Two RNAs folded together computationally: RNase P RNA and transfer RNA, 421 nucleotides in total. The coordinates come from a structure-prediction model, not an experiment, and the mean pLDDT is 78. It holds a member of the Rfam family "Bacterial RNase P class A". The family's RNA type in Rfam is ribozyme. About the family: Ribonuclease P (RNase P) is a ubiquitous endoribonuclease, found in archaea, bacteria and eukarya as well as chloroplasts and mitochondria.

[in-house]
């Protein structure tokens, strides 16, 4: 000067507040003759817990809940080298291939356009069944050119139908040969991706699949404002229409499955409370074992926010490097994005 | 909190099987009129919200991010 991995995210003390839990006391309600028991409202005191590495974006995956613990077909969506990890994934680990860097290291949507179809503006003679503008060569010529051959050279373009060299030829050309590239076949190594070797083809196979599409694999839909319970209500009523090849059940559609008479108008009522709510594929700390690793298994200890107008703040004092991005709302695993400064380790 | 949709000229909107971005209103200039409006002719004006990728080439396809709008009991 860089590369990678990890940690931290002002500190301490006092006072006053906010909020969850436990205990105690008072209070309220129910029951009981009473003693007491139960429930729970409010208040007080004590003890104790109180945002993050991203709580964010809601981009993926799962748990949970309801619809049939989601079945069949079609459509649709997603992923895309190989093997593994995992509850699962588009995440992670290891390996292969390609690219960048002197290097530590970093990056890659990395299946298939020899199944089919499409697209390529402008320029250019020609844009995929190739092609003759200039040039080169041959013939003819009225000397202006015309006809034919030719993809070596020039020009156009993002891209011009293998590359280099030698032979060959009128000039040329995989036309022939050598090497390289590419395709195919076989063998060897590897679980595989793939790599290497031998033979062969004579270029047939240019680009684009984050174009349609093909192949392989995965996916039912909705979301805690899901859902469940309690209270009230749906009571009960009036009118009209349709009536089982019908209606509803939030399914993309059909089948299937479950429930049932349905729809409209008039009139009437409820739009409160509790729960889901945090003990979970959990996390953290320490130790042991297996594995290259992601990770898995076992042992011991701890529990670390759960609100529902929604808490985590304010003041004072001291100190320093003067403090960034930003705040839970069902939970978890990832990804992505934002982030002042400081610290540690390994490596070039 | 959860789920959807949209960003293109000053304003309202087109444009999407990728090929130099357009319309109406507004603005400016000229004509017409004694003058204005209306009308006619012409002109100006765009980082297609920002960044990155795929492609020869992106408003369009993909990823990420920002802003705005709507629905739910």
């Nucleotide at each position: 000067a860089g590369u990678c991995a990890g940690c931290u995210g002002g500190a301490u003390a006092a006072u006053c507040g906010c909020u969850g839990g436990u205990u105690u006391g008072a209070u309220u309600c129910u029951u009981g003759c009473a003693a007491g028991a139960g429930a729970u409202u409010u208040c007080a005191a004590a003890c104790u817990g109180g945002a993050g590495g991203a709580a964010a974006g809601u981009c993926c995956g799962g748990g949970c809940u309801c619809c049939a613990c989601a079945g069949g077909a079609c459509a649709g969506a997603g992923u895309g080298c190989c093997a593994g990890a995992u509850a699962a994934c588009g995440u992670c680990u290891g390996g292969g291939g390609g690219g960048c860097g002197c290097g530590a290291g970093c990056c890659c949507a990395c299946g298939g356009c020899c199944a089919g179809u499409g697209c390529a503006a402008c320029a250019g003679a020609g844009a995929g069944u190739a092609g003759a503008c200039c040039g080169c060569c041959a013939g003819c010529u009225u000397c202006g050119g015309c006809u034919g051959g030719u993809a070596a050279g020039g020009g156009u373009g993002a891209a011009a139908g293998g590359g280099u060299g030698c032979g060959g030829u009128a000039a040329g050309a995989g036309c022939g040969c050598a090497c390289c590239g590419c395709g195919c076949u076989u063998c060897u190594g590897g679980u595989a991706a793939c790599a290497g070797a031998a033979g062969u083809g004579g270029c047939a196979u240019g680009g684009u699949a984050a174009a349609c599409c093909c192949c392989a694999c995965u996916c039912g839909g909705a979301g805690c404002a899901a859902g469940a319970c309690c209270a009230a209500a749906u009571a009960g009523g009036a009118a009209a229409a349709c009536c089982a090849u019908g209606g509803c059940g939030u399914g993309g559609u059909c089948c299937g499955c479950g429930c049932c008479g349905u729809u409209u108008u008039c009139g009437g009522g409820u739009u409160g409370g509790u729960u889901g709510c945090u003990u979970g594929a959990g996390g953290c700390u320490g130790g042991a074992a297996g594995g290259u690793g992601a990770c898995u298994u076992c042992c011991a200890g701890c529990c670390c926010a759960g609100a529902u107008g929604a808490a985590u703040g304010a003041u004072u004092a001291u100190c320093c490097a003067c403090g960034a991005c930003a705040g839970a709302a069902c939970c978890c695993g990832g990804c992505u994005u934002a982030c002042a400064g400081g610290c540690u380790g390994a490596c070039u | 909190g959860c789920c959807g949709g949209a960003g293109u000229a000053g304003c309202u909107c087109a444009g999407c099987u990728g090929g130099u971005a357009g319309a109406g209103c507004a603005g400016c200039u000229g004509a017409u009129u004694u003058g204005u409006a209306a009308u006619c002719a012409g002109c100006u004006g765009g980082u297609c919200g920002g960044g990155g990728g795929u492609u020869c080439g992106a408003u369009u396809c993909c990823c990420u991010u920002c802003u705005c709008c709507g629905g739910c009991u």